[in-house]
RNA sequence: GGGCCGUUAGCUCAGUUGGUAGAGCAGGAGACUCUUAAUCUCUUGGUCGAAGGUUCGAGUCCUUCACGGCCCA
Numbered sequence: 001g002g003g004c005c006g007u008u009a010g011c012u013c014a015g016u017u018g019g020u021a022g023a024g025c026a027g028g029a030g031a032c033u034c035u036u037a038a039u040c041u042c043u044u045g046g047u048c049g050a051a052g053g054u055u056c057g058a059g060u061c062c063u064u065c066a067c068g069g070c071c072c073a
Stems, first nucleotide, its partner, number of pairs: 001072007010025004019056001027043005049065005
């Protein structure tokens, strides 16, 4: 330098053919209980990496850029 993949909640990750953004863990509140633990219920939390484009509508499609990984040179 070129190619490919990835970037979504604090962490690890889903998200179908473009149609209201989700799970587990963590955090908060409560219940229960022999325990600073375990279990159960409820619940907080998001500029979907950035900027543009297409569209009635974009996490999803297109372009450029940033960061990370792998391969080639």
A computed fold for a 73-nucleotide RNA from Thiohalobacter sp., annotated as transfer RNA. Lineage of the source: Bacteria > Gammaproteobacteria > Thiohalobacterales > Thiohalobacteraceae > Thiohalobacter. Rfam family: tRNA. The family's RNA type in Rfam is transfer RNA. The coordinates come from a structure-prediction model, not an experiment, and the mean pLDDT is 81.